A computed fold for a 1541-nucleotide RNA from a metagenome, annotated as small-subunit ribosomal RNA. Its Rfam family is "Bacterial small subunit ribosomal RNA".
RNA sequence: AGAGUUUGAUUCUGGCUCAGAACGAACGCUGGCAGCGUGGAUUAGGCAUGCAAGUCGAACGGGAACCUGGGUAUUCAAAGAGCAAUCUGAGGACGCCCGGGGGAGAGUGGCGGAAGGGUGAGGAACACGUGGGUAAUCUGCCCUUAAGUUGGGGAUAACUCCGCGAAAGCGAAGCUAAUACCGAAUGUGGUUUUCCGGCGCAUGUCGGAAGUACUGAAGACGGGGAUCCGCAAGGACCUGUCGCUUGAGGAGGAACCCGCGUCCUAUCAGCUAGUUGGUGGGGUAACGGCUCACCAAGGCUUUGACGGGUAGCUGGUCUGAGAGGAUGGUCAGCCACACUGGGACUGAGACACUGCCCAGACUCCUACGGGAGGCUGCAGUCGAGGAUCAUUUGCAAUGGGCGAAAGCCUGACAGUGCGACGCUGCGUGGAGGAUGACGGCCUUCGGGUUGUAAACUCCUGUCAUUCGGGAACAAUGGCGGGGCGGUGAAUAGUCGUUCCGCGUGAUGGUACCGGAAGAGGAAGCCACGGCUAACUCUGUGCCAGCAGCCGCGGUAAUACAGAGGUGGCGAGCGUUGUUCGGAUUUACUGGGCGUAAAGGGUGCGUAGGUGGUUCCGUACGUCGGAUGUGAAAGCCCACCGCUCAACGGUGGAAAGGCGCCCGAAACUGCGGGACUUGAGUGCAGGAGGGGAGAGCGGAAUUCUUGGUGUAGCGGUGAAAUGCGUUGAUAUCAAGAAGAAAGCCGGUGGCGAAGGCGGCUCUCUGGAAUGCAACUGACACUGAGGCACGAAAGCCGGGGGAGCAAACAGGAUUAGAUACCCUGGUAGUCCCGGCCCUAAACGGUGUGCACUUGGUGUGGGGGGAAUUGACCCCUCCCGUGCCGGAGCUAACGCGUUAAGUGCACCGCCUGGGGAGUACGGCCGCAAGGCUAAAACUCAAAGAAAUUGACGGGGGCCCGCACAAGCGGAGGAGCAUGUGGCUUAAUUCGAUGCAACGCGAAGAACCUUACCAGGGCUUGACAUGCAGCUGCACGUCCGCCGAAAGGUGGAAAGCCUUCGAGGGUGCUGCACAGGUGCUGCAUGGCUGUCGUCAGUUCGUGCCGUGAGGUGUUGAGUUAAGUCUCGCAACGAACGCAACCCUUGUGCUUAGUUGCCACCCCCGAUGAUGAGUCGGGGAGCACUCUAGGCAGACUGCCCGUGCAAGCGGGAGGAAGGUGGGGAUGACGUCAAGUCAGUAUGGCCUUUAUGCCCUGGGCUGCACACGUGCUACAAUGGGGGGAACAGAAGGACGCAAGACCGCGAGGUGGAGCAAAUCCUGAAACCCCUCCUCAGUUCAGAUUGAAGGCUGCAACUCGCCUUCAUGAAGUUGGAUUCGCUAGUAACGGCGCAUCAGCUACGGCGCCGUGAAUACGUUCCCGGGCCUUGUACACACCGCCCGUCACAUCAUGAAAGCCGUCUGCACCCGAAGUCGCCGCACGAACCCGAAAGGGACGGAGGCGCCUAAGGUGUGGGUGGUGAUUGGGAUGAAGUCGAAACAAGGUA
Repeated sequence: AGAGUUUGAUUCUGGCUCAGAACGAACGCUGGCAGCGUGGAUUAGGCAUGCAAGUCGAACGGGAACCUGGGUAUUCAAAGAGCAAUCUGAGGACGCCCGGGGGAGAGUGGCGGAAGGGUGAGGAACACGUGGGUAAUCUGCCCUUAAGUUGGGGAUAACUCCGCGAAAGCGAAGCUAAUACCGAAUGUGGUUUUCCGGCGCAUGUCGGAAGUACUGAAGACGGGGAUCCGCAAGGACCUGUCGCUUGAGGAGGAACCCGCGUCCUAUCAGCUAGUUGGUGGGGUAACGGCUCACCAAGGCUUUGACGGGUAGCUGGUCUGAGAGGAUGGUCAGCCACACUGGGACUGAGACACUGCCCAGACUCCUACGGGAGGCUGCAGUCGAGGAUCAUUUGCAAUGGGCGAAAGCCUGACAGUGCGACGCUGCGUGGAGGAUGACGGCCUUCGGGUUGUAAACUCCUGUCAUUCGGGAACAAUGGCGGGGCGGUGAAUAGUCGUUCCGCGUGAUGGUACCGGAAGAGGAAGCCACGGCUAACUCUGUGCCAGCAGCCGCGGUAAUACAGAGGUGGCGAGCGUUGUUCGGAUUUACUGGGCGUAAAGGGUGCGUAGGUGGUUCCGUACGUCGGAUGUGAAAGCCCACCGCUCAACGGUGGAAAGGCGCCCGAAACUGCGGGACUUGAGUGCAGGAGGGGAGAGCGGAAUUCUUGGUGUAGCGGUGAAAUGCGUUGAUAUCAAGAAGAAAGCCGGUGGCGAAGGCGGCUCUCUGGAAUGCAACUGACACUGAGGCACGAAAGCCGGGGGAGCAAACAGGAUUAGAUACCCUGGUAGUCCCGGCCCUAAACGGUGUGCACUUGGUGUGGGGGGAAUUGACCCCUCCCGUGCCGGAGCUAACGCGUUAAGUGCACCGCCUGGGGAGUACGGCCGCAAGGCUAAAACUCAAAGAAAUUGACGGGGGCCCGCACAAGCGGAGGAGCAUGUGGCUUAAUUCGAUGCAACGCGAAGAACCUUACCAGGGCUUGACAUGCAGCUGCACGUCCGCCGAAAGGUGGAAAGCCUUCGAGGGUGCUGCACAGGUGCUGCAUGGCUGUCGUCAGUUCGUGCCGUGAGGUGUUGAGUUAAGUCUCGCAACGAACGCAACCCUUGUGCUUAGUUGCCACCCCCGAUGAUGAGUCGGGGAGCACUCUAGGCAGACUGCCCGUGCAAGCGGGAGGAAGGUGGGGAUGACGUCAAGUCAGUAUGGCCUUUAUGCCCUGGGCUGCACACGUGCUACAAUGGGGGGAACAGAAGGACGCAAGACCGCGAGGUGGAGCAAAUCCUGAAACCCCUCCUCAGUUCAGAUUGAAGGCUGCAACUCGCCUUCAUGAAGUUGGAUUCGCUAGUAACGGCGCAUCAGCUACGGCGCCGUGAAUACGUUCCCGGGCCUUGUACACACCGCCCGUCACAUCAUGAAAGCCGUCUGCACCCGAAGUCGCCGCACGAACCCGAAAGGGACGGAGGCGCCUAAGGUGUGGGUGGUGAUUGGGAUGAAGUCGAAACAAGGUA
């Protein structure tokens, strides 16, 4: 930092997607250790159990257990006395009484339960943040300070006792204490009133002075010598500590007020009665409509009130370059809440998480009468959920509460545990180790790779394991002792400080350290088509599956699945979700609006925003300095501590904001003064379809009347409907009516836009030019608002000629609810009123300023010069074209900007859904304005490029048409194909470019097909191993259709003798396949097309695709050549070079030739001559080598040239004729069956052999041919003239036989030597127009030939038979000269042949081409395009089917809420208060008073109820459209002039 994705490619616009980081996460696979963090995000759902707030005996009374002293009842009893009974009896046990110690549990009282801890439901608010204010306030404990702390009183819990109740609990009587409660005294003070002074924006406030009234307390625990009291204990007294009271101040805390900041929605636009303000009362700690009474009618709001939705706020956190965006878990600050709702009490503080009262829901107990409860504290449980832990240890530390303290309490906290949830660190070993082991995978079979990886050798010892040692966090407090200091009369006590000693650890025998042993216990996950690092094999076969986007998968998948390998990360790795980023894709930084989404239809104008020149002032903005604040933590920097790091500590920096003070005055604002250039006014003469009203004229159309006149008119591509003999159309005259304005007329004029066009008049708006008199910034823009606003449409009233939706008819058509025609009603016109939309477009908002030019045109002015209003120069305004810079993605714009700036408004943010639904506003309606979402797609789009295409255009070519000649299509036959048939009719070729094609030869073979019979290392190749014999084979026998099988026999290989070669058999590798895929391929071929094209290098142009060159003007058969040109060159094609043919020359003459010459023979009149042969010869013909020749070279014309036209010469003339030769490419064209070949399939068969059959099958259809239909012919007879080929398993002569096919026979010939009748034509003759003397199919008979074999299924001959057919519909093919047509001849294949086919050869030998409009094909240029698989393209709508989301809908259900009314708990407040009441007062008392007060009443009021509205959500028969969905139906709307633009 970017990348992928729209296209054939390109640039742009634009969305979608990815790579990054993060997380309180979850899920999948995997999982060694340690440290530090972190962990119920959902149901603020319900909760069992335990714990989470107590403490103080130094405030108080009482006091259990237990210990103890004394007494005593009972009992046991040592010991002693006694003979014994018995007595004395220490001591013990138990009970009771008195006393002491002790202090549980409960109570009174104090302090604390308002903190700490949890959660984020509610709340859009002074809740929070930030900065201020309180002169409008409160404050327990704490600190400082001032002054006090005197003297009394009456109760009440506990307790005892009685009663009620299941319980919870309650009531009555009696006793008692206090730092509990209540009077009184004291007044430093405080409150209150007045005055003075200071301060303040005001109310006021601070200080001082004076005065009246009011106003307070509690003790507890230590120590002490003298004196006093007291029996004693003790007290007074002194002293100390802790308390208490009244003040003042502080600190910290709390409360209230204010400025600013703080989400979405206008489809919420108006809200408000305590509402806004005042006066007075009440209330509060305090201001305040906080509350009440009265008075006034205000207050808020587009700077968004009111309403709806959502949300705890912040420090911060995540991301980001930043600005921003998102977020608010842990930690910290604030707020709110505590089952839901309401309420107050107590208190310094609460409207109170583990307090109280009431109502409700829920749960539990119950004896049914009543009660109890509140985990959003820590654990834990159920539920819901994708999902979040232990019912743990300890108060050792830190902190908190209480206490004088010890101490107690503390689920705060400190720890441990669980979870890879996160961050961080460590390990799973290190070094060596190759002929590169095994295995795996791949392979071109050679090898490569895994891979120094392993094994193996030598080491190390982290972590884990085990053994041993073993911390820090701990020092206070306390107690004991000592020192110093304060207080004090004090060596007492106490307080502070210091030293010594005693002693305290949950974690934990943990961290850490040391020893031991052994590489031993410790690696996975994801990916590998591109983005994006990483590739192969196998399986699968649009299946299974993958996928973040593009997209993979239909038989060779680097994309699925597995494997090997590789890449990435690593105790983790992936996936999912979410946020920011990338996204400059909401654009402040930092975007746009002519055509991509986007300028409002136009103007006027309100608010708002912005605003000319100059001077003075001010200081709101702005700038500078200083200062306060901006909590801590976090981030950043430095240093330090845990071995490092994470983590932590200390310090610094930063903290954009806000406040306050001082300063500056350029700019903005504000206040004041001035100015004229912006703007406006005035005046002057002109221009104009500007607007409104009234009137007038002419042309045309239609109608009416009349005249003339007759058969048609009209209409169309062609027709018909229609009109017309009742007289149309046409024509003349007269009349009527309505509408519209010819020529002028013009990218000319006017208007804001819509729009405005005959002429005249009236009224009226605006602009331009000129003058420079006046005003003096009065300006620009303009959300809302108001006005105008084409056509169509609507309402009412007129009018209605023409035109003309709807409608009717006629045509067209497959249909034709259209296009065309004939009619025709609304409407079009006028008046009045609505509608308010348009491609309302320059697709370009308005205003101002600036920035090179050229050329038209409208209006006005000036100048010069004129006869002149002409022309010329010039200024301003308007309106066009071209074009520079600049801009733009490009196209294009370009002083009339889309350039450069400023001001203001409107609008846009992917396509579809949709300008739709719902709601609202407007409208008579039609409808308009405003305006979504679900869902769905990965595009939709703009401009330009190259092609292709067009029922677009231009130019040109071709037997393309036309002009001709001959055919096909009709018949019969041949042949190929389709179809049908079949056991099989083998396969392929299928528009042109398959169809007499592969096949230049299917009776067997061929042969690939079918049936049947057989073989299995095979019919064929190579290798290995083993075995056997010497072969294989031959002969014979049997089975058999053959192949083959089987049995027997004879002979019995070569050899260097090594069981070597060869051969056979058995077995293993393998062979074999015309099996599949031509869409895996090579090669070859067809086709466009022998068409003239196709490209490259460099340069230039363009952001780029690409263009240029190759286009243009000519020319050519040709991109052939010439000229021009930002091109210059070049390549493949064209042409030429090659072959053949046409002329000549030359060389060579055998097998060719035979003129001249000679000879022989035959014939003849043995003459000429003719014929045959020989010699001689090479002249000619010919053969086959070479050469020449033709090049627009020459002449004329034309043209710049290239060239073209004509001519001469020449055998040949403009490429002389013909052939070979086929550019870049297209058709996934054809061929796996010619061969080759990847992959797949088959292996006693899909291979191989054999026999027979089939490929020849026949209702039919098509293609290509042959023969004909006849007289330009047919038959008979006679008689001429070729070329090119072939020949030894061959061609075969003469001769003979046969009517003939043919046979017999064989001369000659491996060929210029021998072999092979040319026919049409020509001559004579017959036939005379007929199904014939035409035609020959078919059939019968008899033969011939080839061959193993002619039945299926050959060819030929002869005789006989004698079908269709009398020139062929629509349509269609070939051919432009030695061509067509006609005629025969040869060859390949081949035993023979179905050849009438194919390939060649010669003979005879035409006609026609005006021309390029049309059909077909092609080339070049241009144009349009929504096509690019390229028009056989693309694509639209209805209908039908399936799925999805959504609107409407009679209603139904839920939830929130407004208003009215009813009921009204608890409770505060107010009033009453006669029950009742200890403290104070009066009173001797009774009693009274004061005060309190149960209770009652009233206001308010939660929940509840009734009624009626509103919002919102769900559901709903049916219904509307929408979206999506390989191959449905109907049409053909759009894209080309898309066939009606």